A computed fold for a 101-nucleotide RNA, annotated as TPP riboswitch aptamer (THI element).
[in-house]
RNA sequence: GCCUGACGACGGGGGCGCCGCGGCGAGCACGCCGCGGCUGAGACGCACCCUUGGAACCUGACCCGGACAAUGCCGGCGUAGGGAGUCGUGCAGGCCCGGCC
Numbered sequence: 001g002c003c004u005g006a007c008g009a010c011g012g013g014g015g016c017g018c019c020g021c022g023g024c025g026a027g028c029a030c031g032c033c034g035c036g037g038c039u040g041a042g043a044c045g046c047a048c049c050c051u052u053g054g055a056a057c058c059u060g061a062c063c064c065g066g067a068c069a070a071u072g073c074c075g076g077c078g079u080a081g082g083g084a085g086u087c088g089u090g091c092a093g094g095c096c097c098g099g100c101c
Base pairs, nucleotide, nucleotide: 001095002094003093004092005091006089007088008087009086010085011051012050013049014048016045017038018037019036020035021034022033023032024031025030057082058081059080063076064075065074066073
């Protein structure tokens, strides 16, 4: 000095569902609020996840199979189509060049 990794900074992207009970809106529907249950990193948090080597997330999809009280709950679809990036480093590894002993 270069490469890779890791980390960081700033920027950017993303989702928030299902069920029960209670309250309110005049009603088992629907909406809002509160409490609780399920899965999950996250179900509205000063959070969490992802950021191109990109399954974060979206589309297909009111899809297919399985399970469940129910649900993107699990699997398939999926080597699919989309999807948000730059910089830095007294760190780690590797490689190269030069100087000195």